[in-house]
The RNA shown here (Pistol ribozyme) has 72 nucleotides. Its Rfam family is "Pistol ribozyme". Its family is annotated with catalytic activity in the Gene Ontology. For this family Rfam cites "Crucial Roles of Two Hydrated Mg(2+) Ions in Reaction Catalysis of the Pistol Ribozyme" (Teplova et al., Angew Chem Int Ed Engl, 2020).

RNA sequence: ACAGGUUGUAGCCUGUAUAAAUAGGUUAUUAAGCUACAAGCGUAUCAAUCCCUUCGGGGAUUGGUGGUUAAC
Numbered sequence: 001a002c003a004g005g006u007u008g009u010a011g012c013c014u015g016u017a018u019a020a021a022u023a024g025g026u027u028a029u030u031a032a033g034c035u036a037c038a039a040g041c042g043u044a045u046c047a048a049u050c051c052c053u054u055c056g057g058g059g060a061u062u063g064g065u066g067g068u069u070a071a072c
Base pairs, nucleotide, nucleotide: 001016002015003014004013005012006039007038008037009036010035011034025072026071027070028069033041043066044065045064046063047062048061049060050059051058052057
């Protein structure tokens, strides 16, 4: 300098041509992804519509709601 850890800014960490990760203070907790703010991408849940079904259930799309917490 560049790439990555969902996106933007700042930080933290990792890597060197690759896009991953056991890293991102420790422990516990949560579906909730490193942190702060904003987002609402993933994700959780509810509803509607459609598809499949061994009738137990499973999947797709759209919309509503939520947006991990605690201690040190």